[in-house]
Context: one part of a larger RNA
Molecule: small-subunit ribosomal RNA, 5' domain
Organism: bacterium
RNA sequence: GGAUGAACGCUAGCGGCAGGCCUAACACAUGCAAGUCGGACGGUAACAUGAGGUGCUUGCACUUUGAUGACGAGUGGCGCACGGGUGCGCAACGCGUAUAGAACCUACCCUGUACAGGGGGAUAGCCCAGAGAAAUUUGGAUUAAUACCCCGUGGUAAAUAUAAAUGGCAUCGUUUAUAUUUUAAAGUUUUCGGACGGUACAGGAUGGCUAUGCGUCCUAUUAGUUAGAUGGUGAGGUAACGGCUCACCAUGGCAGCGAUAGGUAGGGGCCCUGAGAGGGGGAUCCCCCACACUGGUACUGAGACACGGACCAGACUCCUACGGGAGGCAGCAGUGAGGAAUAUUGGACAAUGGGCGCAAGCCUGAUCCAGCCAUGCCGCGUGCAGGAAGACGGCCCUAUGGGUUGUAAACUGCUUUUAUACGGGAAGAAUAAGGGACACGUGUGUCCUGGUGACGGUACCGUAAGAAUAAGGACCGGCUAACUCCGUGCCAGCAGCCGCGGUAAUACGGAGGGUCCGAGCGUUAUCC
Repeated sequence: GGAUGAACGCUAGCGGCAGGCCUAACACAUGCAAGUCGGACGGUAACAUGAGGUGCUUGCACUUUGAUGACGAGUGGCGCACGGGUGCGCAACGCGUAUAGAACCUACCCUGUACAGGGGGAUAGCCCAGAGAAAUUUGGAUUAAUACCCCGUGGUAAAUAUAAAUGGCAUCGUUUAUAUUUUAAAGUUUUCGGACGGUACAGGAUGGCUAUGCGUCCUAUUAGUUAGAUGGUGAGGUAACGGCUCACCAUGGCAGCGAUAGGUAGGGGCCCUGAGAGGGGGAUCCCCCACACUGGUACUGAGACACGGACCAGACUCCUACGGGAGGCAGCAGUGAGGAAUAUUGGACAAUGGGCGCAAGCCUGAUCCAGCCAUGCCGCGUGCAGGAAGACGGCCCUAUGGGUUGUAAACUGCUUUUAUACGGGAAGAAUAAGGGACACGUGUGUCCUGGUGACGGUACCGUAAGAAUAAGGACCGGCUAACUCCGUGCCAGCAGCCGCGGUAAUACGGAGGGUCCGAGCGUUAUCC
C1' cells in the first nucleotide's frame, strides 16, 4: 500500500447493487416450511344446490334424500430420497482430475414391438360393544377399488443344457438354433372420435453405484505396524465386483519414496495479495461430501439405512388421574444464553422452478419482493457567478501600525440536482390456461378473443416555491503532507518506531492557522 462476513470511537443527507451468528453441531415458547389426486375406491362429517315431507307467523324453522357441486376422516396412487439448513465428523478413492465397468442399477420422460382373457378371498372406513386421565387401543358384524391373490395366454425376458458361427481384454462377449422350466396386466372418463392410464421386453436420456492412475496439512520430541490382518478354495450376501461376511488352508501385507501413532481440517471451482513465482483463505454463488438431540438398527421404496418417517438405548424438557405418555428449529421468522459482533415472529405465489392433478387448480418460509444495519462497493448532493470599506470579530507580530482568517462574510444576480407538496404513472405478462376459426389430417401449427402484478401508486415523468433540507473525522517533531501563541513544568500526559515533558515544549492540554480524506474518518484484529 492492498484486502475483510469485521468490531469499536466520533460523525451522518440520499439512491442503486450486494452482504449480514465467524462465538454455544448450546437449549428452544409460538406460527408457518409437503402435499396432492373424487377423472382409482367405498362413501357423506361440514358447506352449498335441487327434490320431497312436517309445522305454520307464507317465507322462515325443522327434517329426509349422495340426486348434484363438492368433500372431513378412511383405502389406494404419486410425491415426501427434490428443494432448504449446517460444517460436528472425516487425512479418506472424501475431494479434484483422468480413465474403466466384458462386474452394475435407474421411478417419472422419449422411441419401438407385443399384449390386457377368466375368476376369487379379504380389509380399512361405516355400524355395534368395550378398555384408558390421555396418547391410544380391543372384539364382533359388514363393504369397495388402478389394494391383494389364483388360473389362462405370452417372448426379442430370465435360468439350465446342447450345437454352431464370430469376436476379444484374462475371467469371457455377441449372434443363431433346439429342448425344459418360471413370471404379466387395471381401469377411469368421454362430446363415443378419443383422452389419460396398465403389463412385458428392447433401445435412449437422466441420475446414481463401483474400481483404478496421479494430486491432496503439520509432527520422527511418533519407527516399527497388522490377525479378517495378506492371499487361495468353497459358500453366503449384494443391483454389482470384492474378506463384504463365514468355513477351511497358506503366511502373508505395509514401512525411511515415512507405515503406524498423535494433532489439525470438510474438498474443489474460486477469493485476497503479488510484476510473477509464490504466500494466505475456503464468507456470499456453483459442484461434490458428511450430518440432522447422542448412539445403533433395519423397514418401505426405482432411489433412504430417510432433517420436519419407524424401532431400541441414552441425556434433556414437558403432560399425567402415577398406571403411562409426548418432543427434537444445523428449514423461515423469533426467544434465552454465549459473545466485540450479525436483521422482520413481514407480503405474495404476479414471475422462475418444484410436487400432485386430464384440467381448473391446490401446496410451496424454494423463490420473488418488502423491512432493519454506512457492513461493503458505486453514484449524487450539501450550491454557482459577481462582490475589497480587503468590514466586524478572532489569532499572531518588531504593536499610532502590519499580517492572517479572506472573496471568506455582508450585498447583488442565477440555478433547483436533492428534500417538500401536488398531479400523471409503468416494464416485468406470455409463446401459458380457457374459448372460437382455419390449415394439414387426429394432435400439431397459425390467427382472433379474453382474464391474471406481491413488489406498488414503487420506479419514472411533470408542475410549484425557495439557497431553501444536508459536513465531518484524523493529523501537523522525523519517518509523513501540514506552525505559531498560551497553559503545564520528568507533573499531567503522549507514543507505530526513534523518542517528547525537569520554566520560552512546532512532540503534553487548549486556541488560532494549516494538511489529508470526505458521508465518512480514525483505531483495533487478521492476511499478503